[in-house]
């Protein structure tokens, strides 16, 4: 760098909850409506969170050769990081994308 797992955190497409309201003799059950200032379950999801893997870089032993280069494998490293206004997708939103951007 680049790729899963997860959580923060997000919202209302499906589910479920809650309310209204048709149906039913009535309980259950079915249709429809609202609602996310409904804890939820699908779901979106971090550069600056956590975490595997991979690559990439160092040293080292194996192999192989006259030496080299390539392969394998074993250790290590992979720093720092305040950030908007606006705009975008998906059903919609968001620490997502623009974006390690504008700026500091």
């Nucleotide at each position: 760098g680049g790729u899963g797992g997860c959580u923060a955190g997000g919202g209302u497409u499906c589910c479920g909850g809650u309310c209204c309201c048709c149906g039913u003799a009535a309980c259950g059950c079915g249709a429809g409506g609202a609602u996310g200032u409904c804890u939820g379950g699908u779901c979106c999801g971090a550069g600056a969170g956590c975490u595997g893997c991979c690559g990439c870089c160092c040293g080292g032993a194996c192999c192989c050769u006259c030496a080299u280069c390539a392969g394998u494998c074993c250790g290590g490293g992979u720093g720092c990081a305040c950030g908007g206004c606006g705009g975008g997708a998906c059903a919609a939103a968001a620490a997502c994308c623009c974006g390690g951007g504008a700026g500091a």

The RNA shown here (Guanidine-I riboswitch aptamer) has 104 nucleotides and comes from uncultured Pseudolabrys sp. The source organism's lineage runs through Bacteria, Pseudomonadati, Alphaproteobacteria, Xanthobacteraceae and Pseudolabrys.